[in-house]
Context: one part of a larger RNA
RNA sequence: UUGGGCGUAAAGGGUGCGUAGGCGGCUUUAUAAGUUUGGCGUGAAAGACCUAGGCUUAACCUGGGAACUGCGCCAAAUACUGUAAGGCUUGAGAACGGAAGAGGAAAAUGGAAUUGCGAGUGUAGAGGUGGAAUUCGUAGAUAUUCGCAAGAACACCGAUGGCGAAGGCAGUUUUCUGGUCCGGUAUCUGACGCUGAGGCACGAAAGCGUGGGGAGCAAACAGGAUUAGAUACCCUGGUAGUCCACGCCCUAAACGAUGAAUGCUAGACGUUGGAAUUUAUUUUCGGUGUCGCAGCUAACGCGUUAAGCAUUCCGCCUGGGGAGUACGGUCGCAAGAUUAAAACUC
Numbered sequence: 001u002u003g004g005g006c007g008u009a010a011a012g013g014g015u016g017c018g019u020a021g022g023c024g025g026c027u028u029u030a031u032a033a034g035u036u037u038g039g040c041g042u043g044a045a046a047g048a049c050c051u052a053g054g055c056u057u058a059a060c061c062u063g064g065g066a067a068c069u070g071c072g073c074c075a076a077a078u079a080c081u082g083u084a085a086g087g088c089u090u091g092a093g094a095a096c097g098g099a100a101g102a103g104g105a106a107a108a109u110g111g112a113a114u115u116g117c118g119a120g121u122g123u124a125g126a127g128g129u130g131g132a133a134u135u136c137g138u139a140g141a142u143a144u145u146c147g148c149a150a151g152a153a154c155a156c157c158g159a160u161g162g163c164g165a166a167g168g169c170a171g172u173u174u175u176c177u178g179g180u181c182c183g184g185u186a187u188c189u190g191a192c193g194c195u196g197a198g199g200c201a202c203g204a205a206a207g208c209g210u211g212g213g214g215a216g217c218a219a220a221c222a223g224g225a226u227u228a229g230a231u232a233c234c235c236u237g238g239u240a241g242u243c244c245a246c247g248c249c250c251u252a253a254a255c256g257a258u259g260a261a262u263g264c265u266a267g268a269c270g271u272u273g274g275a276a277u278u279u280a281u282u283u284u285c286g287g288u289g290u291c292g293c294a295g296c297u298a299a300c301g302c303g304u305u306a307a308g309c310a311u312u313c314c315g316c317c318u319g320g321g322g323a324g325u326a327c328g329g330u331c332g333c334a335a336g337a338u339u340a341a342a343a344c345u346c
Stems, first nucleotide, its partner, number of pairs: 004317003007300002012314001014202004021195003025088007033081002035077008049065006091192001092189003096183004103177007110154001114150008125136002162169002207248006216242002221237004259313006267291010295302002319346003328339004
């Protein structure tokens, strides 16, 4: 390479937008580039193959044939692909009328709780554990009442629910703003589509830079226990951090361990957002779940939200270790990220 694969065996890029490229609906005409048919030219000789002959045979040599599946030219065909021009509406989009939502950004604001501070009541314990101790407390703690302050998170509703491309998103209100779904007349455009190497953007947590903030929690650290030891699990403290603004980092079991798009292939039962209606155990469109036929699968299981049947495009895999490492490149303030081997070994 041919070929086979990617839920769990190696393998789906973290996610989107999109460039080149690849692929692309129905139909008419033209063209004839691809395609198909025929002809002509060329495709050196030798060798190889078939066949005939010459050295006594063979090797060897000689003649003939076929082959050289290619390339060029000419003529013809026009189904498919391409190209050019035109048409269409079902794909796609737009308009109009409705709908739901923790989708995003900014600002404002609320109550409960926690901690601290002030004041009152009150007295000897409190706290913590398997049991203790470190710790706090007669300088008045714990408990309780009132007040003040601060920061962070939003009980109930709450769900098997909703929204978002993913990461993710939850008190309330306002402003700005993205996307989605449904409906009808089919009102408009008329293939404008799908995928997408590079590229660009977003991307939990931790971490980094500058400046704020710091209630609770809490790596590191200290102490008390436990233990043979205990650099742990348990307890008392406690700093970065967690929070905000701006700028980086760019990784996760970034998971549905399942790339995106389109079409087709039994149903049943929930739930969510619309629409219709004869208001019913109804019909229909879009999501989200549980089961399940056919089919698939090594099995588990998947099963109209496919891992079924097909098509298009991208990414990725090729025994274990060495190793997601070294070197080099790129990026980064750094931490490191990304790209990515080999020797050797089983």